[in-house]
Molecule: transfer RNA
Organism: Planctomycetota bacterium
RNA sequence: GGGCCAGUAGCUCAAUGGAUAGAGCAUCGGAUUUCUAAUCCGACGGUUGCAGGUUCGAAUCCUGCCUGGCCUA
Repeated sequence: GGGCCAGUAGCUCAAUGGAUAGAGCAUCGGAUUUCUAAUCCGACGGUUGCAGGUUCGAAUCCUGCCUGGCCUA
């Protein structure tokens, strides 16, 4: 240099082009317990890597760029 894959919450991951982008863990609060752990309930947390395009509607499709990984020379 060329090719392929990935990028979504603090972390690990979901989400057929459609309705308020969800789950587990973590954190915080509460219940329970003599205390802790465990368990249960709730809350918090997102510019879906960036910028354009298509569409009535984009995390999803298209283009370019950025970052990371792998292959190849």